[in-house]
RNA sequence: UUCUUAUCAAGAGCAGGCGGAGGGACGAGCCCAAUGAAGCCCGGCAACCGGCUUGGUACAUUCAAGCACGGUGCUAAUUCUUGCAGCGGAAACGCUGAGAGAUAAGAA
Numbered sequence: 001u002u003c004u005u006a007u008c009a010a011g012a013g014c015a016g017g018c019g020g021a022g023g024g025a026c027g028a029g030c031c032c033a034a035u036g037a038a039g040c041c042c043g044g045c046a047a048c049c050g051g052c053u054u055g056g057u058a059c060a061u062u063c064a065a066g067c068a069c070g071g072u073g074c075u076a077a078u079u080c081u082u083g084c085a086g087c088g089g090a091a092a093c094g095c096u097g098a099g100a101g102a103u104a105a106g107a108a
Stems, first nucleotide, its partner, number of pairs: 001108008013042001016041003022032003026083004043075003048071003051067006079100001084097005
């Protein structure tokens, strides 16, 4: 980098520290930002993978519940909305699916 599978309506600092102007993937829109962006550290959330505990069991596998020790991830707005297609509607707009994107695990 590509492919496969799963998930993406919940949750996480309403004056933490450093830092200094940008950020929300891309286009469009709409937002956030010196009452301080990105980034780093700390804190926190979750529980995808490993590990551990308890229970069912044919005690190998597997299933359920839990811990959060290790590996990631996440911590404004539904993946902020939309970008293609279908349906409803006079329109505004609404609904569904795909695509794109993100994360995890596995494979090449």